[in-house]
RNA sequence: GCCCCCCUAGCUCAUCUGGUAGAGCACCGCACUUGUAAUGCGGAGGUGACGGGUUCAAGUCCUGUGGGGGGCU
Repeated sequence: GCCCCCCUAGCUCAUCUGGUAGAGCACCGCACUUGUAAUGCGGAGGUGACGGGUUCAAGUCCUGUGGGGGGCU
């Protein structure tokens, strides 16, 4: 220098062909307990890396930049 893949909640990951973004763990509250843990119930938390484009509608399609990983020379 060239090619490919990945980037979604604090962490690990879903979201099959575009149609209101979810789970587990963690966190907060309540119940249970003498108290803690465990368990049960409830809750909060996302500009979907950052821009631009296509579309009635984009996490999803196209494109640029940035970051990470792999391969070739």